[in-house]
This is a predicted structure of a 72-nucleotide RNA (transfer RNA) from Callosobruchus maculatus. Its Rfam family is "tRNA". Its family is annotated with triplet codon-amino acid adaptor activity in the Gene Ontology. Rfam classes the family as a transfer RNA. NCBI's taxonomy places the organism under Eukaryota, Mandibulata, Pancrustacea, Polyphaga, Callosobruchus.
This record gives sequence, C1' cells and structure tokens, in this order.
RNA sequence: GGAAGCGUGGUGUAGUUGGUAUCGCGUCGGCCUAGAAUGCCGGAGACGCUGGUUCGAAUCCAGCCGGUACCC
Repeated sequence: GGAAGCGUGGUGUAGUUGGUAUCGCGUCGGCCUAGAAUGCCGGAGACGCUGGUUCGAAUCCAGCCGGUACCC
C1' cells in the first nucleotide's frame, strides 16, 4: 500500500428481509433469615464518532477512529 470482517450496559452476547434492543453474570432495592447464602420479585444501565438515504436506521450508504486476521 491492497482487500476482508468486527465495534451493542461494568463484562460476555442476541438482534442484519429497516418498525418499542434480548439474555447470562455483575450491580441496586424489596421479600425470606437471628444473620448470611440460596431462592423469588422489581429497578438502573448500551448500539465507536460524524454525515447521508428514509415517515422511521443497531440494521442500508459514505467518511473517520480503534482493534483482528490475510496479501504485497
């Protein structure tokens, strides 16, 4: 230099025929207990950044940033 794929709560992930963003762990509150753990109920918390297309974008398009593996 070239071409490919990836980026989603604190962490690991689902969601790609465009239509309210899923689950586990963790975390907070409550119930339970003498207390704690287990268990049960409930809550907070995320689409890398900028722009475009569209009534509507995590999803499609362009650029940028970061990391991955490949070719020269």